The prediction has a mean pLDDT of 85. Predicted 3D model of a 510-nucleotide part of an RNA (small-subunit ribosomal RNA, 5' domain) from an uncultured bacterium. Its Rfam family is "Bacterial small subunit ribosomal RNA".
Context: one part of a larger RNA
RNA sequence: GAUGAACGCUGGCGGCGCGCUUAACACAUGCAAGUCGAGCGGGGGCCGACGAAGGGGAGACUCUUCGUUGGUUCGAGCGGCGGACGGGUGAGUAACGCGUGGAUAACCUGCCUCUGGCAAAGGGAUAACAUGGAGAAAUUCAUGCUAAAACCAUAUAAGCCCUUAGGGUCGCAUGAUCGAUAGGGGAAAUAUUAAUAGGCUGGAGAGGGGUCCGCGUCUGAUUAGCUAGUUGGUGAGGUAAGGGCUUACCAAGGCGACGAUCAGUAGCCGGCCUGAGAGGGCGGACGGCCACAUUGGGACUGAGACACGGCCCAAACUCCUACGGGAGGCAGCAGUGGGGAAUAUUGCGCAAUGGGCGAAAGCCUGACGCAGCGACGCCGCGUGAAGGAAGAAGGGUUUCGGCUCGUAAACUUCUUUAAGCGGGGACGAAGAAUGACGGUACCCGCGGAAUAAGCCCCGGCUAACUACGUGCCAGCAGCCGCGGUAAUACGUAGGGGGCGAGCGUUAUCC
Numbered sequence: 001g002a003u004g005a006a007c008g009c010u011g012g013c014g015g016c017g018c019g020c021u022u023a024a025c026a027c028a029u030g031c032a033a034g035u036c037g038a039g040c041g042g043g044g045g046c047c048g049a050c051g052a053a054g055g056g057g058a059g060a061c062u063c064u065u066c067g068u069u070g071g072u073u074c075g076a077g078c079g080g081c082g083g084a085c086g087g088g089u090g091a092g093u094a095a096c097g098c099g100u101g102g103a104u105a106a107c108c109u110g111c112c113u114c115u116g117g118c119a120a121a122g123g124g125a126u127a128a129c130a131u132g133g134a135g136a137a138a139u140u141c142a143u144g145c146u147a148a149a150a151c152c153a154u155a156u157a158a159g160c161c162c163u164u165a166g167g168g169u170c171g172c173a174u175g176a177u178c179g180a181u182a183g184g185g186g187a188a189a190u191a192u193u194a195a196u197a198g199g200c201u202g203g204a205g206a207g208g209g210g211u212c213c214g215c216g217u218c219u220g221a222u223u224a225g226c227u228a229g230u231u232g233g234u235g236a237g238g239u240a241a242g243g244g245c246u247u248a249c250c251a252a253g254g255c256g257a258c259g260a261u262c263a264g265u266a267g268c269c270g271g272c273c274u275g276a277g278a279g280g281g282c283g284g285a286c287g288g289c290c291a292c293a294u295u296g297g298g299a300c301u302g303a304g305a306c307a308c309g310g311c312c313c314a315a316a317c318u319c320c321u322a323c324g325g326g327a328g329g330c331a332g333c334a335g336u337g338g339g340g341a342a343u344a345u346u347g348c349g350c351a352a353u354g355g356g357c358g359a360a361a362g363c364c365u366g367a368c369g370c371a372g373c374g375a376c377g378c379c380g381c382g383u384g385a386a387g388g389a390a391g392a393a394g395g396g397u398u399u400c401g402g403c404u405c406g407u408a409a410a411c412u413u414c415u416u417u418a419a420g421c422g423g424g425g426a427c428g429a430a431g432a433a434u435g436a437c438g439g440u441a442c443c444c445g446c447g448g449a450a451u452a453a454g455c456c457c458c459g460g461c462u463a464a465c466u467a468c469g470u471g472c473c474a475g476c477a478g479c480c481g482c483g484g485u486a487a488u489a490c491g492u493a494g495g496g497g498g499c500g501a502g503c504g505u506u507a508u509c510c
Stems, first nucleotide, its partner, number of pairs: 001509003005506005012381006018374002020339001025337003029334003034081003039078002043074014088292003097217008107209003112205007120154001122152002129144006160185004167178004190197003218264003225255003230252008267289004271282004294315005317328004345371001347370003353367001354365004384414004394405004418451001420446005428437001454499005459480003465494005475482002
C1' cells in the first nucleotide's frame, strides 16, 4: 500500500459498488419455463340468433327444456416450438481443461438472411371422451368412438444420396472440384379474418459447435521405473467426423532424469494487488472457456443433452402408506436449521434491456430493472461562520509571582448545506398507449445553531509531557525493553500529537 474481511470502541447524511471465503451440509414454504385455438378433435361456463315442444298471461309478451349456429372464455388431451438458452456452484480436473497460434482435403448446424425448384392422390390408427374394472394412493387395465400440419404406403423430382465406367482443372499425401453417360434410392401440410403465416427439396451465407496439432501452464526423487487395448498394422464395426473409439487376428512395441509413473495441491484466462521495473501474490465482483447438478452408472428424444427444476437403474437420506407400494432432490431467487470470527429481504415490477412461444394482441420470465438490510469498501458533504480579554467561572499545575486549557466559552452579528416541515415535480417511453423505481431525484418556500465526534497514541524507532497513585506488585510490550519509592514506558487526571464518521487490533499478500 491492499482486502469479498472479522473483532473492539464509536457512529449524522448521500452517491456508486460489494456482501456464506466455512458444510458441493440437510432443507419447511412460495416462486424461478413456458407458449401457440391462425395445426386438431372433444368437454364446461357466459352472451346472441333461429327452430321445435311445454307452461303462464285476456293480449302484447314472457319462462323452461332440447336442437342448429355465431361470438367469447376456462381447463385437460393430441400436435408444434422452447425446456441444451438464461440463472447457480467450483466438488472434480495437472488435462488439448485453459491460454495463444494453426488445421479440418476428417465434420455438424434448429431458428435467421439470400437464392433455385416443388407441394399430386390416398390410407390405417390413437389420446381426449364414454362404459366397465384394479388400487389407500401414485397410478393403471380392458372394450368402444374420433381429429390433425401426428403416423404410413404410393406418385413426381434435381446439379440431392448410392453405385458403374471414362475425362478436364487443381492440390501438401489420402485427395478436392467440374461437365456429361448408365442403374438405383429418396419429399411435402395446410390454416384463417384472403392477406398473411407456414410445408418439402437443393445451393450459398451468417452465427454456433465438434475434432486434431505446435507452444505455454504448481510442488515433491524422502515417488525411478510405468504400460496388455498397452504401441503399431490388417479386416470389420461405429460416429456428423479422423482415430484402439470398439472388436478379431498379427507383430512387440510405447513412455521415462528434457522427470515417465506415483503422491500432494489447484477450475483456467482476461485481469486484480504490490512494485521504479524485473518480479512476487491472488483468480472474490464483471467478461470468456471448462466441469458439475444428492452419490455412481446408463441411454432415450432431439439440429443440439448423455440433459440443474426430463427418463431408467443402483446407493444413502427424508417423507406418505391401508405395509401391498409410492414420492423427493434450492451448487435458481428469497428463506430455515447447522457449521462458523463472519456475509442480507420468505420485498416490488415486467416500465426498460434481453430471452421463449405466438401472424398479432399478448402470455411467461426471482434473467433483468429496482427497492430493503450491513460504515463492508471507495468518493463527496456536514456537525457552523465572523467578531469577542474583565484573558470570567471552573479544571490542571506552581518556585504562590504566575503559567495553562484559551478566542476556547459566555455574549453580539450572520448563514442554513445535510436532517425536518410544506408546495411543485421529472428524464428514463425510441413510439400512439405503457414507469416498478417514485411523489424518488430535482426546484421553490418555512423555521432555527438548531438534530450530528469519536478513536488511537505521547521512552527511542515516531509527531506529542507534566502531576498523582503504584513500588520487579499491579501491569505494559511490534522490536529494543519499562516497573524493586520522585516511572515523560504501568493506572488515572490535565495538557499535547495523529486521523476523523471513523479509529485501532487481528489475519493475509506485495